[in-house]
RNA sequence: UUAAUAAUUCGGCUUAAUCCUGAGGGAACUCAGGAACGGAGGAACCAAUUUUUGGGGUUAAUUCUACAUGUUGUAGAAGGGAUGAGAUGCUCUUUCGCCAUCCUACCCGUCAGCUAACUUCGUCGGCUAAAGCGAAGGAGGUC
Numbered sequence: 001u002u003a004a005u006a007a008u009u010c011g012g013c014u015u016a017a018u019c020c021u022g023a024g025g026g027a028a029c030u031c032a033g034g035a036a037c038g039g040a041g042g043a044a045c046c047a048a049u050u051u052u053u054g055g056g057g058u059u060a061a062u063u064c065u066a067c068a069u070g071u072u073g074u075a076g077a078a079g080g081g082a083u084g085a086g087a088u089g090c091u092c093u094u095u096c097g098c099c100a101u102c103c104u105a106c107c108c109g110u111c112a113g114c115u116a117a118c119u120u121c122g123u124c125g126g127c128u129a130a131a132g133c134g135a136a137g138g139a140g141g142u143c
Base pairs, nucleotide, nucleotide: 001007011128012127013126014125018035019034020033021032022031023030024029036123037122038121039120040119041118046113054111055108056107057106058105062078063077064076065075066074067073079104080103081102082101083100084099090140091139092138093137094136095135096134097133098132
């Protein structure tokens, strides 16, 4: 915008998951390149010697209790995480307290400590309803 749904656009939120250039495409998107953000493997030294009671990784995503059962679950508690815009008092932003709402997930496959050089992987997905109060800072701008 529309009667409404859906869709699109602008803005905003979560996440590492974004931006720029070129080509193709009605669009979604695809390919190539660049930047940026994030993960894994991997010496010496150090650490560890405990390997079915398997072990390990990303992450906020763990622990306990009760019930249930053919796996996967349900509920609760603790712990952890996210959001709370705008205006009134320049712009951006960090932390703390209370309050409110929501989330608490996946992966490797018997195998990996740290780890320079080096090697290698990801850049997905999900939302957008109306929405609190107070305190302490940082950076920039203006006077």
Notes:
Predicted 3D model of a 143-nucleotide RNA (c-di-AMP riboswitch aptamer (ydaO/yuaA leader)) from Neobacillus rhizosphaerae. NCBI's taxonomy places the organism under Bacteria, Bacillati, Bacilli, Bacillaceae, Neobacillus. The sequence was found by an Rfam model in a public genome assembly. Its mean pLDDT, the model's own confidence on a scale to 100, is 78.